[in-house]
Context: one part of a larger RNA
RNA sequence: UGACGGGGGCCUGCACAAGCGGUGGAGUAUGUGGCUUAAUUCGAUGCAACGCGAAGAACCUUACCUGGCCUUGACAUGCAAGUAGUAGAAGGAUGAAAGUCUGACGAGUGUAGCAAUACACAGCUUGCACAGGUGCUGCAUGGCUGUCGUCAGCUCGUGUCGUGAGAUGUUGGGUUAAGUCCCGCAACGAGCGCAACCCCUAUGUCCUGUUGCCACCACACUUCGGUGUGAGCACUCCGGACAGACUGCCUCGCUUCAACGAGGAGGGAGGUGGGGAUGACGUCAAGUCAGUAUGGCCCUUACGGCCAGGGCUGCACACGUACUACAAUGCCCGGUACAAAGGGAAGCAAGAGCGCAAGCUGGAGCAAAUCCUCAAAAUCGGGCCCAGUUCAGAUUGUCGUCUGCAACUCGACGGCAUGAAGCUGGAAUCGCUAGUAAUGGCGCAUCAGCUACGGCGCCGUGAAUACGUUCCCAGGCCUUGCACU
Numbered sequence: 001u002g003a004c005g006g007g008g009g010c011c012u013g014c015a016c017a018a019g020c021g022g023u024g025g026a027g028u029a030u031g032u033g034g035c036u037u038a039a040u041u042c043g044a045u046g047c048a049a050c051g052c053g054a055a056g057a058a059c060c061u062u063a064c065c066u067g068g069c070c071u072u073g074a075c076a077u078g079c080a081a082g083u084a085g086u087a088g089a090a091g092g093a094u095g096a097a098a099g100u101c102u103g104a105c106g107a108g109u110g111u112a113g114c115a116a117u118a119c120a121c122a123g124c125u126u127g128c129a130c131a132g133g134u135g136c137u138g139c140a141u142g143g144c145u146g147u148c149g150u151c152a153g154c155u156c157g158u159g160u161c162g163u164g165a166g167a168u169g170u171u172g173g174g175u176u177a178a179g180u181c182c183c184g185c186a187a188c189g190a191g192c193g194c195a196a197c198c199c200c201u202a203u204g205u206c207c208u209g210u211u212g213c214c215a216c217c218a219c220a221c222u223u224c225g226g227u228g229u230g231a232g233c234a235c236u237c238c239g240g241a242c243a244g245a246c247u248g249c250c251u252c253g254c255u256u257c258a259a260c261g262a263g264g265a266g267g268g269a270g271g272u273g274g275g276g277a278u279g280a281c282g283u284c285a286a287g288u289c290a291g292u293a294u295g296g297c298c299c300u301u302a303c304g305g306c307c308a309g310g311g312c313u314g315c316a317c318a319c320g321u322a323c324u325a326c327a328a329u330g331c332c333c334g335g336u337a338c339a340a341a342g343g344g345a346a347g348c349a350a351g352a353g354c355g356c357a358a359g360c361u362g363g364a365g366c367a368a369a370u371c372c373u374c375a376a377a378a379u380c381g382g383g384c385c386c387a388g389u390u391c392a393g394a395u396u397g398u399c400g401u402c403u404g405c406a407a408c409u410c411g412a413c414g415g416c417a418u419g420a421a422g423c424u425g426g427a428a429u430c431g432c433u434a435g436u437a438a439u440g441g442c443g444c445a446u447c448a449g450c451u452a453c454g455g456c457g458c459c460g461u462g463a464a465u466a467c468g469u470u471c472c473c474a475g476g477c478c479u480u481g482c483a484c485u
Base pairs, nucleotide, nucleotide: 002484004481005480007479008478009477010476011475012474013473015469016468019432020431021430022429023428026324027323028322029321030320031319032318033317034315035314042053043052064310065309066308067307068306069305070304073130077129078128079127080126081125082124083123088105091102092101093100094099108121109120110119111118112117132299133298135297136296137295141293143288144287145286146284148282153192154191155190156189157188158187159168160167161166172183173182174181198276199275200274201273203243204242205241206240207239209237212233213232217230218229219228220227221226246270249264250263251262252261253260326425330384331383332382333381334380335379342373343372344371347366348365352361353360354359391422396417397416398415399414400413401412402411438461439460440459441458442457443456444455
């Protein structure tokens, strides 16, 4: 100087408290440990590993195992030699395929030359350099990332003080979300952070009106609800420019003529309006050699390459994260209303027909503000009457549909039948302060299909509570002790 203290003071945070909903009990999904296995590929391991890498494991992926094959190699560059029915190749044999053997037929480029032809290239063969390695080391590295933490800190120049390590500035009095600002001061300034500048959202004005809109007007049709056409750009909306919020105004408090705090007016919005992007110096020899790059080491007829089948999906068990429930604020049946954000050509697919349904037939329209995909909870009517039930849906049987060479290991979905555990979950533990929690559906990426109940977004309905900082946890500043640095 730091770090540490079951030392002190001040302060902050869904940290506690006050509330709401969960997890821990059940079934299933998924990840992990363990066990098993020929293999169950590898990595991630307190917070900060465990629906994580993986935004898609039937083959492929795939790195693992078993078996069958190849050896200048699936791929790149170079050297040397050789090669002419060469390169390629229908087909045939063998085989699980890869591969191996064979093979009718059968090309090309440049230079010289009229041409035959010669040389060179491309190709092939042989040999050599080399290729190749998801083999090891993240404790040799780059790059990227997590975390403390969007916490308010971390430093420098000159000066001053100290023999020096260092100190000062950055401490003190107030204040703030903030080392934010004000005042004071042997300091005066400055940098990286904070804030602002950027994007979305909430209000308005102007401009632009097609694919968007339909108030007024005209015409036609009309079941008198409206629909279509024309005209129009008022409104909604699309998307471009601008305005607007700055403690600007008023009162009070604290005061030093301060920063600031509390309340009010006006306003669509008020004190950072809400959300996002943005992550200082550094810490954890944190994570990643399997994304790529890369030093060193190792393999080289194999630790490289190709293929078939299997495995990554195994199951006495344990843990994490989720979904579905245990019901009446509910379940079932029927009627009826209202979104946003996205996606669409090897695609989205309407109306219509068939099927109880998954789905099928068929194909209008649409490279899209035009066409397609477009809600559910809510609400109205009826049933159920507290029961392991008209709750719950696991499991199993059977019949089907779809994708795909192919659904046995190991896909999803539908019909009928079956109808398990479960009656609110011990100790313990998690999230959330407002359009939030809770709850309802919709979309997208990956993708042939799908294990999505995951991830990332979108809109609908829409709460309760915060006295307060004693305590638990984490952090910041000052100070004190110290056998640590």

Predicted 3D model of a 485-nucleotide part of an RNA (small-subunit ribosomal RNA, 3' major domain) from an uncultured bacterium. Model confidence (mean pLDDT): 82 of 100. Rfam family: Bacterial small subunit ribosomal RNA. The family has 99 seed sequences and 42,628 matches in Rfam 15.1.